[in-house]
């Protein structure tokens, strides 16, 4: 030094021919129990890793960093 992949909720991870993002566990309220789990109903939580670009409209398409993992040499 060059080439791929991957960065989304606390944690594990889905998602989209480009139209304002969801799941399991976790947190927290309520039921319920003599009480504790558990079980059921709810709810908070995310500028979708950063900066430009293209678009009416970017997680999603482009380029350029920054970070993880991998190959070549």
């Nucleotide at each position: 030094g060059c080439c791929c992949u991957c960065u989304u909720a606390g944690c594990u991870c889905a998602g989209u021919u480009g139209g304002u993002a969801g799941a399991g566990c976790g947190u927290u309220u309520g039921u319920u129990u003599c009480g504790u789990a558990a079980u059921c109903a709810g709810a908070a939580g995310g500028u979708c890793g950063c900066c430009a670009g293209u678009u009416c409209g970017a997680u999603c398409c482009u380029g350029g960093c920054a970070g993880a993992g991998g190959g070549c040499u």
This is a predicted structure of a 73-nucleotide RNA (transfer RNA) from Pseudarthrobacter sp. BIM B-2242.
The organism belongs to Pseudarthrobacter, within Bacteria.
Its mean pLDDT, the model's own confidence on a scale to 100, is 82.